A computed fold for a 547-nucleotide part of an RNA from Estrella lausannensis, annotated as large-subunit ribosomal RNA, domain I. The RNAcentral record of the full RNA draws on ENA and SILVA.
Context: one part of a larger RNA
RNA sequence: GGCUGCUGGUGGAUGCCUUGGCAUUAGAAGGCGAAGAAGGACGCGAAACCUGCGAAAAGCUUCGGUGAGCUGGAAUAAAGCUUUGACCCGGAGAUAUCCGAAUGGGGAAACCCGGUGGCUUAGAAAGCCAUCAUCCUGCUACUGAAUUCAUAGGUACAGGAAGCGACACCCGCCAAACUGAGACAUCUAAGUAGGCGGAGGAGUAGAAAUCAAACGAGAUUCCCAAAGUAGCGGCGAGCGAACAGGGAAGAGCCCAAACCGAAGUCUCUGACUUCGGGGUUGUAGGGCAAACCAAAUGAGUGUGGACGCUUAGCAGAACCUAUCUGGAAAGAUAGACGACACAGGGUGAUAGUCCCGUAUGCGAAAAGCCGACACGCCGAGGUUUGUACCUGAGUAGGGCCGGACACGUGAAACCCGGUCUGAAUCUGGGGGGACCACCCUCCAAGGCUAAAUACUAACUAAUGACCGAUAGUGAACAAGUACCGCGAGGGAAAGGUGAAAAGAACCCCUGUUAGGGGAGUGAAAUAGAAUCUGAAACCAGCAGCUU
Repeated sequence: GGCUGCUGGUGGAUGCCUUGGCAUUAGAAGGCGAAGAAGGACGCGAAACCUGCGAAAAGCUUCGGUGAGCUGGAAUAAAGCUUUGACCCGGAGAUAUCCGAAUGGGGAAACCCGGUGGCUUAGAAAGCCAUCAUCCUGCUACUGAAUUCAUAGGUACAGGAAGCGACACCCGCCAAACUGAGACAUCUAAGUAGGCGGAGGAGUAGAAAUCAAACGAGAUUCCCAAAGUAGCGGCGAGCGAACAGGGAAGAGCCCAAACCGAAGUCUCUGACUUCGGGGUUGUAGGGCAAACCAAAUGAGUGUGGACGCUUAGCAGAACCUAUCUGGAAAGAUAGACGACACAGGGUGAUAGUCCCGUAUGCGAAAAGCCGACACGCCGAGGUUUGUACCUGAGUAGGGCCGGACACGUGAAACCCGGUCUGAAUCUGGGGGGACCACCCUCCAAGGCUAAAUACUAACUAAUGACCGAUAGUGAACAAGUACCGCGAGGGAAAGGUGAAAAGAACCCCUGUUAGGGGAGUGAAAUAGAAUCUGAAACCAGCAGCUU
């Protein structure tokens, strides 16, 4: 020096554990904000951090719940509170600095500087309180130009908006490229990503100028299916319906116009404006004139409001059984009992009967939700005859050019837009995939409309052939922290003593708050805080063999 073994060190794998995650189901909820949000800055106990709170500052008032302890995480000391009910839990309220839409003006956020009125004061010095942004809409009042009256404008007053929120869902506008086509240009990716605007708990759509096919259906939305079909397509890559059928849900309505009436204005035999009545459809309907019959029920609105639900809680069975092992009994043995409760968790090992719970039954002063029901308001018919007054115009349609329809210009209808044009008026008009005829069907150019559908930041309950600390969230720990970057932004590592701190008094070694040896605690200290278990690499010591 090597090999082997043993004893240790180092190291932190593995096993076990779980306070944290992940996913899903059901319910409930689906917003917050000028009454100042979301998010922050700075403070308040008791020095830093987190949490809570706001100069009334780990809190104040009140109403309920609960019932013996309490002064957050977080120990110790000190000082206190509490059956005259503290602490804690829930409802309502008060306070709520400064910044932030930030809104008196400014600004390099958390700062600077004002106007007006009031309080205070000897005093408008300082201080304190209130108020003062912009835009939109609306009565009214005051004021008030060019310009006499007036009008425009201004001021006051009242209401509203703004900003944030889940990279969620929905609607609209703008709108890529990589990529695929084995290159690439039409095409695709894709009307996707992204940007902007808008809304709601959903949103969009929606009561046929729809489909169908010679039979008929009867608003919209969503699912299944039709169907990878019919089609479209450098007929390449690819794109890709609809009708019929089966389900979920189910709901229909209101204006404009004709005509009648009232008020007002004006250039006053009239016209226009506003308001009220009337009226709302396609086997056409309505108005007007005449004649006649009939008495309905709503997703409307106001007031009250039952039951129920939510936001604290309460009761809740049965062995303080014996013996044994053990540090400890919930284990073993023997016996007993409950069960609408043998879900689950905890307790010194594995507990139906020890604790919290669970099944089951009950509970609200206050606030909120739901809104049965009652009352009031509002709305809400039909027939016949005649008349030909009305039934949405720069509209429908057309030309050119685009877009969108599964449909790339095609035979290309239907729908939307730009531009140039431009009807009819019920003896009317649209559609049925060029177009024409016949036939069938519907009534555009105004509007509203629950449910079935989409999503989940936050809340409640529950579940898992999901993870178990290099996993699972980036984050089980002071985590979006430390740290990095001028910045946008990037972004960690880091869990475990023990049943209980009983966390090692005292002594010794030493420069020592390091480390260790005794002593003591404990079942165990090779469980000693660098703490469960403690693999391997790596490093020593000892022994044997060997060179």